Bacterial RNase P class A from Flaviflexus massiliensis, 339 nucleotides, folded computationally. The coordinates come from a structure-prediction model, not an experiment, and the mean pLDDT is 78. Taxonomically the source falls in Flaviflexus (Bacteria, Actinomycetes, Actinomycetales, Actinomycetaceae). Rfam family: Bacterial RNase P class A. Rfam describes the family as follows. Ribonuclease P (RNase P) is a ubiquitous endoribonuclease, found in archaea, bacteria and eukarya as well as chloroplasts and mitochondria. The RNAcentral record of the sequence draws on MGnify.
[in-house]
RNA sequence: AGCUGGCUAGGCGGCCGCGGCACAUUGUGUCGAGGAACGUCCGGGCUCCACAGAGAACGGUGGUGGGUAACACCCACCCGGGGUGACCCGCGGGCUAGUGCAACAGAAAGUAAACCGCCGCAAGGUAAGGGUGAAAGGGUGAGGUAAGAGCUCACCGCGGACUGGGUGACCAGGACGGCACGGUAAACCCCACCGGGAGCAAGACCAGGCAGUCGGCUUAAUGCUUCUCGUACACGGGCUACGGCUCGGGCCGACGGGUGGGUUGCUAGAGGCACGUGGCAACACGUGUCCCAGAUGGAUGGUCGCCCUAGACAAAACCCGGCGUAUCGGCCAGCUUGU
Numbered sequence: 001a002g003c004u005g006g007c008u009a010g011g012c013g014g015c016c017g018c019g020g021c022a023c024a025u026u027g028u029g030u031c032g033a034g035g036a037a038c039g040u041c042c043g044g045g046c047u048c049c050a051c052a053g054a055g056a057a058c059g060g061u062g063g064u065g066g067g068u069a070a071c072a073c074c075c076a077c078c079c080g081g082g083g084u085g086a087c088c089c090g091c092g093g094g095c096u097a098g099u100g101c102a103a104c105a106g107a108a109a110g111u112a113a114a115c116c117g118c119c120g121c122a123a124g125g126u127a128a129g130g131g132u133g134a135a136a137g138g139g140u141g142a143g144g145u146a147a148g149a150g151c152u153c154a155c156c157g158c159g160g161a162c163u164g165g166g167u168g169a170c171c172a173g174g175a176c177g178g179c180a181c182g183g184u185a186a187a188c189c190c191c192a193c194c195g196g197g198a199g200c201a202a203g204a205c206c207a208g209g210c211a212g213u214c215g216g217c218u219u220a221a222u223g224c225u226u227c228u229c230g231u232a233c234a235c236g237g238g239c240u241a242c243g244g245c246u247c248g249g250g251c252c253g254a255c256g257g258g259u260g261g262g263u264u265g266c267u268a269g270a271g272g273c274a275c276g277u278g279g280c281a282a283c284a285c286g287u288g289u290c291c292c293a294g295a296u297g298g299a300u301g302g303u304c305g306c307c308c309u310a311g312a313c314a315a316a317a318c319c320c321g322g323c324g325u326a327u328c329g330g331c332c333a334g335c336u337u338g339u
Base pairs, nucleotide, nucleotide: 001336002335003334004333005332006331007330008329010307011306012305013304014303015302016301018032019031020030021029022028023027034313038324039323041322042321043320044319045318046199047198048197049196053229054228055227056226057225058195059194060193061192062191063077064076065075066074067073078092079090080089081088082087093190094189098188099187100184101183115130116129117126118125119124138156139155140154141153142152143151157179158177159176162173163172164171165170203264204263205262206261212255213254214253215252216251217250218249222232223231235248236247237246238245239244271290272289273288274287275286276285277284278283
């Protein structure tokens, strides 16, 4: 001068005030917003509805292996790119399944080329040099040639096979092959794997209150991301001239009435902390210990004094694991480079 990770989030004291819990009877004790509580972008726990299966479509993810309740998260590794380096970045499966796209410029942009140039008397040959462009028929060098070109050779690059290493992605090696029908899939697409919905205003109970009516269906409705097939389920009574009618149940819809109160869910957890064991690590297991908000017209405020790093972004509403975004400062550890 940098890179990576971690901790903290004004402190102390007095007085008054707010919410929960316990005791008491008008007080005492104790606890009381975050690293992001924000975004609502992922994943779940929990609750209810539901649940066979097949096909097609749609959506999500995308190197390999592990972790986790799970994930688009985390860890390790591989490949590619950036950086002197510590490290950082990646919409990292496939372009020989197919279809597209690359304006302009340029002679020509892929079963692609001859503008200038070089060679040749010419016919013609050529693609080394130059130009255009984001991209132009691998690169450097030598030989060869009329002049040139993988035309030939050496090295590099590329390719499939083989051998070795690795769980794997991949890596290394020697031999062989003159090999170049390119780029682009955060283009359509192909491939692999995965895919219930709704949500604590879920749901359960209590109290209280009203007012039901009409229409349709009955192998229908409803049920698994959507559709199709299929499957499950629910029909029963009475009358009958056997055509059906009617009552009830169930399902769907329209209109209308009442209620909007209380309890619960509601915080003991995929929990925190310490130590040990295993593992490169994420993390797992074991032992011990602790209880750290549960409001609901919705709790943290005011004031005084001192200290100081002079205080930013900001505030729970069922809970948790992540990611993204905002942000004043302070502290710690490791690593890299220069002097």